A computed fold for a 71-nucleotide RNA from a marine eukaryotic metagenome, annotated as transfer RNA. Rfam family: tRNA. RNAcentral holds the sequence, with entries from MGnify.
RNA sequence: GGGCGGUAGCUCAGUUGGGAGAGCACCUGACUUGCAUUCAGGAGGUCGUGGGUUCAAGUCCCAUCCGCUCC
Numbered sequence: 001g002g003g004c005g006g007u008a009g010c011u012c013a014g015u016u017g018g019g020a021g022a023g024c025a026c027c028u029g030a031c032u033u034g035c036a037u038u039c040a041g042g043a044g045g046u047c048g049u050g051g052g053u054u055c056a057a058g059u060c061c062c063a064u065c066c067g068c069u070c071c
Base pairs, nucleotide, nucleotide: 001070002069003068004067005066006065009024010023011022012021018055026042027041028040029039030038048064049063050062051061052060
């Protein structure tokens, strides 16, 4: 210097710019003598950071930080 990635506590999705989501974990309740399983419900997000474009940005553009990788 080139490429890929950074989104919930963890692993990740988010396709053409318009609803921020899944699984696991966590909390509450039901079930049970109790625990686990199962079922129902719930909480949890500056979308790495800063700026720009747009009526509207996780998504497009620029800069920058971190990680992986190639030269």